[in-house]
RNA sequence: CUCAUCGAGACCGGCUGAGGGACAAGGCCCUUGGAAGCCGGGGCAACCGCCGAAGCUAACCCCUUCGAAAAGGUGCCAACUCCUGCGAGGUCCCCCGGCGGACUUCGACAGAUGAG
Numbered sequence: 001c002u003c004a005u006c007g008a009g010a011c012c013g014g015c016u017g018a019g020g021g022a023c024a025a026g027g028c029c030c031u032u033g034g035a036a037g038c039c040g041g042g043g044c045a046a047c048c049g050c051c052g053a054a055g056c057u058a059a060c061c062c063c064u065u066c067g068a069a070a071a072g073g074u075g076c077c078a079a080c081u082c083c084u085g086c087g088a089g090g091u092c093c094c095c096c097g098g099c100g101g102a103c104u105u106c107g108a109c110a111g112a113u114g115a116g
Stems, first nucleotide, its partner, number of pairs: 001116006011041005019030003025084003042077003047073002051067005081110001086107008094098001
């Protein structure tokens, strides 16, 4: 950089000791009944790999789709990626005109994870 996914799922112990939830800001939340981090164990999931079937093929490989499994490589284990922030729309409310409020949908940006 490209592609795919991101509303589901899954926690205990030890060390340690004050912060943490990526990002300005705001909100909301977690936390001395122990944050973050490190170590050990456990678990979740099924991206890759492995296995099977179908398609493709003269046949095989590759590739695509579907399925199974969970011993391998990663990942993950509060809250939708905690929510908003940028753009567009919808419904309602207030006011009669506004740079207003509430809720909501879609998209973008950013980010995370995997594969290349």
Predicted 3D model of a 116-nucleotide RNA (SAM riboswitch aptamer (S box leader)) from a soil metagenome. The coordinates come from a structure-prediction model, not an experiment, and the mean pLDDT is 82.